[in-house]
């Protein structure tokens, strides 16, 4: 100084809540694609698909100083001239020499003959280059080009003939090198290597080329054979660069690949390589690999590096560099230092092109290009000026390497599209509550500035050499000449008129994209209306959508921005760092034990692990960090770290491994003792049941919820007695016992396993765990033989039921026992693996042992069983020395739900099946524990006319009214379980009237406001018309105020009436009650419902509100982690019951007086009765008993009344999306000559049928007919209406009093009392119905009520069934009033009269409060919720078979090609020969074994495809049931076997993850 330096979460399961657990986002990078949009420039990058085919052009040649020619140009000498010779220059087809093995490409193949990293070669090679050493000596024979000729259509071939070489050949020499034999030192320690001595074999070349001289030599005066320089050439050696081959350790998935190998493993000898080696052959020997994963299948070039991450990973392997493999497939050599050769050869095979059909030619995965493919990736450019290759002496020539440019926003940087001032906060959009607000200092408008584009001008830098030209040294016999230095000059740009500078003008030419519910920054309007459409999750959209689409706004980024697509991350979501198994996924059903992991306490030695220094190596770019260069970055370039590894070598030794000795506390052994359903067998025992005999003894037995099959008169059951078989052992029996686990119970007996306690004598780590293996293993199941009493899956019957393939019943076979063998699974559970050690207790209880003490007792201890409880743990429940605490070892297992305890492969099984054990598809969520409700055909307690006791109805029966439904032109609209239905409606003939039909109006039947006329308009009267409403005339009527002018008439403006005219609005009982508000209904006048503060809980949430009593009451006392308050209850309020006081008219009338036929009728009073103000009274106060001392509670005494005296008003906090837009208001939507308004008729009153709510009634407790008695609330002037006439009434005519405690309804109140009749019948009940005749109201009676006269239906007390009501109440009498012209009123709201019966009492219906429980409900049971069946759709497996591809095995064929091996064919160089000619050698050819392609046979593996066929998944409403959840109505659920439409049932066993009761037992407290 640098490094250490670096970590961030959200959404979504629930009514909330914690935890599990999966999904999804934000980050960051791409050889990218796609979609809108696009100024500039610098660096980079561009077939990821079809290693698919490929037109054109180029991409490998050079060398003339190796070589003979040729051709051209020029000089020169001869020649007239053609020409001929010699020489220069330049070009070069051929011989030769070197490259062509590099450079360029691409990733098919290849799981290792490959990489990557270290190492070894003492088992090797290495052209050109460098250094050292030595050499180059003598000879020969051909052949290309070249001429002729022939053959060919080309490609090309052949002949005969000439000629050189640094081409080829023979001999010589041998510094040296190879072998061989003999010796000697070193080094190695695996064969060996190396140096050297001696001998002996083999074994080299071009003295070529070029310049230059004449010093030596030779001809002889200028040359070469000679000097000299430089290049080449031959041997060796050594170095360097390339490589070959060998060894380690790494390097992808599949065990639904577990076994593989014959040249395989090794050895000997041989052959072959440069060179080890079964790399090749022969012959010997059986061996080699594998669970640490062979062989087999898939897939894939590796590596520096690149991306992400905090990091350890994870992914990747384009660009740039290393290596490797390939070159149209498929086999081969050949040449050379190297090739099994990308642009070279030979052979097959496919293509594609030529062709004269005889035959030829070809291979871009080099650069550009082209077609096709595919989302998808470029110029047929320019230069060899640099770098960098080949070749050459050089000059150069040749390089699609490689420098550059074009082209694509493909990525990465950087720069700009303007700054600054600018409020009338301009217009203009858009919102709006109409006031504004916001786009917005944004624009215009004023001062300014010119990158960058475009424009004129100028203008590098990359350049270093290298040739030449000269000077100097150096070699050199040289002044000569070449080579080397050095210094001068001079000459070389593809890119490029490029980078870069200047000038001139002018804001001038330059911004889009996504995005706005939430995550995740940013909002409004307007269209849509589960449609259109959106979405990464969650979810949006069914009229007021910040979520769709389009505006305006915002918000992010920005010449780019979104989309998609992949990778890491987040995801501690495979967990080394860094998870987890009691209930959420997940402990093997249990033992036992190999293989493996780990393993007690002392010392030794070692020094493999580990640790510490050192060397070596980890190329090079990248990363990091610091300097520098391009204005800056990007990029580019110097150091430096780093490369965390690997080898090696030195060192330490505390741990672990290894060795050696020891030890005794783990672990065993032994002696003493002990319990006990451990287990196998064999033997016996009694009581039950069933059957068979035999008595008794008679008619029902049996079974159920109730029957009913069944069994009995052939004598059942019952009941005595004998007899027979199977099977299981009551009582003891106990969270006691033993066993690993399934499991094991009368008794005896034998064999035998394990366990405990004491003693401490032996062994001396002998010890944990345990993959695989193997052994045991509940029931149910199978096999084969027994055996069969009870029970009992299937099956028959009988009920039950809509059905009942079931639950009840009445039979009843497998099977349940038994031996022998399979079978291998259960909720095999403690849902909790084995094995140690540690860490508070209490109490129980099983078997020991000691100590004490004896009458028991009580203390300690060890080993098992329980419960309760601390620390600690857990998401809670809950565990808690028996842990689910603390730690340690080691084996199993888990990774969202569903599909799936499934498919298909394997293994096991006789078979049922058993074990291993997925994917494709689909969801967002499945899921665990507690919480709060809700709900239960759970519990518990309490209340309520809720039941029960009781009185009277309703249901049948006319009417009457409301509804339904039908009908109609319309029967207007609404209310629909209790809570719609005598309800809105407290009063539809018209009007009401919202409906229907016809006629009319159109600023309107009402409302305000501007506006334009008018004041002969309007109003008022009338005429015609016509149903009216209306329309179209007529008379009559000349407005009113104020103000100015004027004498005035009047004019003129204004206001007020009114019309009229246009616009602004009116108006709508149209829609939505699910946009609203108000109002009502119900739960329910039930007792309840909250909230502060405290506290406990991770948290929802508790607690207070809960217990123990009490009350009509969360009423009130008491306990209490709670103490307090709120709205409720209660009471305050109104009537009413007793009483006091005031007060006395219109009430009233005891006294007193008068008076009437008679009456408070006069005077009078105001006591009384009444009236209505104000008071008082009742409070468990008193007393007795209960209770806990309260609170209360029971009874008594006074009292009109007593325990809230007896009614009414009052309705907590919510619930029903409860009702009601037609009372009113109201948003937001529709209508506007109509959905508005006006007027006639009509409808709302219809009429097969149904329900509800009433009236009347069936009659003698009663009709009827006389006679008689008592009320109370109210109402009244368009009204009540009194006397009085008149009518049989209904009413009519007159008409007093009353605006009311005065008159009047109201003369009679009715039931009810007396007397009379009828005498149980469809009547002297009962009144419906009809016909006939008025009355009354009103414009009007079709449709009103009411009278009289006649008629006289149905109905004899009502079926399942179901209402009201607890006292002045049911129950039955009648009165009144509102609405109203009159009624349909029997209805509603109130009066008063008579006036009861019954409550054992809380099992049970029903509703409701607390408290508790279980829940899979939470829109909360009207919940949820399984399964068949139909119908669609989507992926999948099973299938005769078809077809591809892959590969094995046996065998045929067999091309080039190297080898071997004949070679009768050919043969210049060497040998013999004088010669012919022969010989060595070499060939053609034939062969010999290998061997691509290719064919026959026969497996094995993927895949594709198929009639059919099988289950799974998903779909808004299908169909049949009800199987889980609550005791889900028969608990449930796990093995297994039977059955059934389907869920499912049953049978055997088993579990508890079962409510509820009682009981045991244990535990807490006293």
């Nucleotide at each position: 100084u640098c490094u250490u330096u670096g970590g961030a979460g959200a959404g979504u399961u629930u009514g909330a809540u914690u935890c599990u657990g999966g999904c999804u986002c934000a980050g960051g990078a791409c050889u990218a694609a796609c979609g809108c949009u696009g100024g500039c420039g610098g660096c980079g990058u561009g077939c990821c698909u079809a290693a698919c085919a490929c037109a054109u052009g180029c991409a490998a040649g050079u060398c003339g100083a190796a070589c003979g020619g040729a051709a051209u140009a020029c000089u020169g000498u001869a020649g007239c001239a053609a020409u001929a010779c010699a020489g220069u220059a330049u070009u070069u087809a051929g011989u030769g020499g070197c490259a062509a093995a590099c450079g360029g490409g691409u990733g098919a193949g290849u799981a290792a003959u490959a990489a990557a990293u270290g190492g070894g070669u003492a088992a090797c090679c290495u052209u050109c280059c460098c250094a050292a050493a030595a050499g180059a000596c003598u000879g020969g024979g051909a052949u290309a080009a070249c001429u002729c000729c022939u053959c060919g259509a080309a490609a090309g071939a052949g002949g005969a003939g000439c000629u050189a070489a640094u081409a080829c050949c023979g001999g010589a020499u041998g510094u040296g090198a190879u072998u061989g034999c003999a010796g000697a030192g070193a080094c190695a320690c695996a064969a060996g290597u190396u140096u050297u001595u001696g001998c002996a074999a083999u074994u080299a070349a071009a003295u070529g080329a070029u310049g230059g001289c004449c010093u030596c030599u030779a001809u002889u005066u200028a040359u070469a054979a000679g000097c000299u320089a430089u290049c080449g050439c031959u041997u060796u050696u050594g170095a360097u660069u390339g490589g070959g081959c060998c060894c380690a350790u790494u390097u992808c998935c599949c065990a639904u690949u577990a076994g593989c190998u014959a040249g395989u493993u090794g050895g000997u000898a041989g052959g072959g390589u440069a060179a080890u080696g079964g790399c090749c052959u022969a012959c010997c020997a059986a061996g080699g690999c594998u669970a640490c994963g062979a062989u087999g299948g898939g897939u894939a070039a590796c590596c520096g590096g690149c991306c992400u991450g905090a990091g350890a990973g994870g992914g990747u392997g384009u660009a740039c560099g290393g290596u490797c493999a390939c070159a149209c497939u498929g086999g081969g050599a050949c040449u050379g230092a190297g090739a099994a050769a990308c642009g070279g050869c030979c052979c097959a095979g496919a293509c594609u092109c030529c062709u004269a059909c005889g035959g030829g030619a070809g291979g871009c995965a080099g650069c550009a290009g082209u077609g096709g493919g595919g989302a998808a990736u470029c110029u047929u450019c320019c230069g060899c000026a640099a770098u960098g290759g080949a070749c050459g002496c050089a000059a150069g020539u040749c390089u699609g390497a490689c420098g550059g440019a074009g082209c694509g926003a493909c990525g990465c940087c950087g720069c700009g599209u303007g700054g600054a001032u600018g409020a009338u906060g301009a217009a203009g959009g858009c919102c709006u509550u109409c006031g504004g607000g916001u786009u917005g200092u944004a624009a215009a408008g004023u001062c300014c500035u010119u990158u960058c584009g475009a424009a004129u001008g100028g203008g590098a830098a990359u350049a270093a050499g290298u040739g030449c030209a000269a000077u100097a040294g150096a070699c050199g016999a040289a002044u000569a000449g070449u080579u080397c230095u050095a210094u001068u000059g001079u000459u070389u740009g593809a890119c490029u008129g490029u980078a870069c500078c200047a000038u001139a003008g002018g804001a001038a030419g330059a911004a889009g994209c996504u995005a706005c519910g939430g995550c995740u920054a940013a909002c409004u309007c307007u269209g849509u209306g589960c449609c259109a459409g959106c979405a990464g999750c969650c979810g949006c959209g069914g009229u007021a959508a910040u979520a769709c689409a389009g505006a305006g706004g915002u918000a992010g980024c920005a010449a780019g921005c979104g989309u998609u697509g992949u990778c890491c991350g987040g995801a501690u979501u495979u967990a080394c760092u860094g998870g987890g198994c009691g209930u959420a996924a997940a402990g093997g059903a249990c033992g036992u034990g190999u293989a493996g992991g780990c393993g007690g306490c002392c010392a030794u030695a070692u020094a493999a692990g580990u640790c510490a220094g050192g060397u070596g190596u980890g190329a090079a770019a990248u990363c990091g960090u610091u300097c520098u260069g391009c204005u800056c970055a990007a990029c580019a370039g110097g150091a430096c770290a780093a490369u965390u590894g690997c080898a090696u070598u030195u060192g330490a030794u505390a741990c672990u491994g290894u060795u050696u000795g020891g030890c005794u506390u783990g672990a065993g052994u032994g002696c003493a003792g002990g319990a006990g359903g451990g287990g196998a067998a064999a033997a016996u025992g009694g009581a039950a049941u069933u059957u068979c005999c035999g008595g008794u003894g008679u008619a029902g037995c049996g079974g159920u919820g109730a029957a009913a099959u069944g069994c009995g008169u052939a004598g059942a059951u019952a009941u005595c007695g004998g007899a027979a078989a199977g099977a299981a052992c009551a009582c003891c029996c106990g969270u006691g016992g033993c066993g690993a686990a399934g499991g094991c119970g009368g008794u005896u007996u034998u064999c035998u396993g394990g366990c405990c306690u004491g003693c401490a004598a032996c062994u001396g780590a002998c010890g944990c765990u345990g993959a695989g293996g193997c052994g045991u293993a509940a029931a149910a199941g199978c096999u084969a033989g027994g055996g069969g009493a009870g029970c009992a899956a299937a099956c028959g019957g009988g009920a039950u039921u809509a059905g009942a393939u079931a639950c009840c019943c009445c039979g009843g076979u497998a099977g349940u026992c038994c031996u022998a063998g399979c079978c291998g699974u259960a909720a095999a559970c403690g849902a909790u693996g084995u094995a140690c050690a540690c860490u508070a207790g209490g109490u129980g209880u099983g078997g020991g042992g000691g100590g004490u003490u004896u009458a028991u007792u009580c203390c300690c201890u060890c080993u098992g069983u329980g419960c309760c409880g601390c620390c600690g743990g857990u998401a809670a429940c809950c565990c808690a020395u028996u842990a689910a605490g603390u730690g340690u070892a080691c084996c199993g297992c888990c990774u969202g739900g569903g599909a799936a305890c499934u498919a298909c492969g394997g293994c096991c099984g006789c078979a049922a099946g058993g074990u291993u054990g997925a994917a494709a598809c689909u969801c967002a969520a499945a899921g665990a524990a507690a919480u709060u409700g809700a709900c239960g055909g759970g519990g518990g307690u309490c209340c309520g006319c809720a039941c029960a006791a009781g009185c009277g109805g309703u249901g049948g029966a006319g009417c009457a009214u409301g509804u339904u439904g039908u009908u109609u032109a319309a029967u207007u609209c609404g209310a629909c379980g209790c809570a719609a239905c005598g309800c809105g409606a407290a009063g539809a003939a018209c009007c009401u009237u919202a409906c229907c039909c016809g006629g009319g109006u159109u600023u309107g039947a009402c409302a305000u406001g501007u506006u334009u006329a008018u004041g002969a308009a309007a109003c008022u009267c009338u005429u015609a018309u016509g149903a009216a409403a209306g329309u179209a005339g007529g008379a009559g009527c000349c407005u009113g105020g104020u103000a100015u002018a004027g004498c005035a008439a009047u004019a003129u403006a204004u206001c007020a009436c009114a019309u009229u005219u246009a616009c602004a609005c009116a108006g709508g009982u149209g829609c939505u009650g699910c946009a609203u508000g108000g109002c009502u209904g119900u739960c329910g006048u039930c007792a309840g419902c909250u909230c502060g503060u405290g506290u406990c809980g991770u948290g929802a949430g508790a607690u207070g509100u809960u217990g123990g009593g009490u009350u009509a009451a969360g009423u009130c006392c008491u306990c209490u982690a709670a103490c307090g308050a709120g709205c409720g209850c209660a009471a305050c309020c109104c009537c009413u019951a007793u009483u006091g006081u005031u007060a006395g008219u219109u009430g009233c009338c005891a006294u007193c007086a008068g008076g009437u036929c008679a009456u408070g009728c006069u005077g009078g009073g105001c006591a009384c009765u009444c009236u209505a103000g104000c008071g008082a009274u009742a409070c468990u106060g008193c007393c007795u008993g209960g209770g806990a001392u309260a609170a209360c509670c029971a009874g008594g005494a006074g009292g009109a009344a007593g325990g809230c005296g007896g009614g009414g008003a009052u309705g907590a906090c919510g619930u029903c999306a409860a009702g009601u837009c037609c009372u009113c208001a109201u948003g937001g939507c529709c209508c506007u000559u109509a959905u508005a308004u006006c007027c006639g008729g009509g409808g709302c009153u219809a009429c097969a049928a149904a329900c509800g709510u009433g009236c009347u009634a069936c009659a003698a407790u009663g009709g009827c007919a006389g006679a008689u008695a008592c009320a109370g609330c109210g109402g009244g002037u368009u009204g009540c209406c009194a006397a009085g006439u008149c009518g049989c009434g209904a009413g009519a005519c007159u008409g007093c009093g009353c605006u009311a405690a005065u008159c009047c309804c109201u003369u009679u109140a009715a039931a009810g009392u007396c007397u009379g009749u009828c005498u149980c019948a469809g009547u002297u009940c009962g009144g419906a119905u009809u016909g006939g005749a008025g009355u009354c109201u009103g414009c009007a009676a079709u449709c009103g009520a009411c009278u009289c006269c006649a008629u006289g239906a149905a109905g004899c007390u009502g079926g399942a069934a179901u209402c009201g009501c607890u006292a002045g109440u049911a129950a039955u009498c009648g009165c009144g009033g509102a609405u109203c012209a009159g009624c349909u009123a029997c209805g509603c709201c109130g009066c008063g009269g008579u006036g009861a019966a019954u409550a054992c009492g809380u099992u049970c219906c029903c509703g409701g409060g607390c408290c508790u429980u279980g829940u899979a409900c939470a829109c909360a049971c009207c919940g949820c919720c399984c399964g068949u069946c139909a119908c669609g759709c989507u992926a999948c497996g099973a299938a005769a078979g078809c077809c591809c591809g892959u590969u094995g095995u046996a065998c045929c064929a067999g091309a080039a090609g190297a080898c071997g091996g004949c070679a009768a064919u050919g043969u210049a160089a060497c040998c013999c020969g004088c010669a012919a000619g022969g010989g060595a050698g070499c060939u053609a050819g034939c062969u010999g074994g290998c061997c691509a392609a290719g064919g026959u046979a026969u497996g094995a593996c993927u895949g594709g495809u198929a009639a059919u066929u099988g289950g799974a998944g998903c779909g808004a409403a299908g169909u049949c049931g009800u199987a889980a959840c609550a005791a889900g109505g028969u608990a449930g659920u796990c093995g297994u076997a039977c059955c059934g439409g389907a869920a499912g049932g049953u049978g055997c066993g088993g579990c508890u993850g079962g409510a509820u009761c009682a009981c045991c037992u244990c535990c807490u407290u006293u």
Model confidence (mean pLDDT): 83 of 100. The RNA shown here (small-subunit ribosomal RNA) has 1566 nucleotides and comes from a bacterium. Rfam family: Bacterial small subunit ribosomal RNA.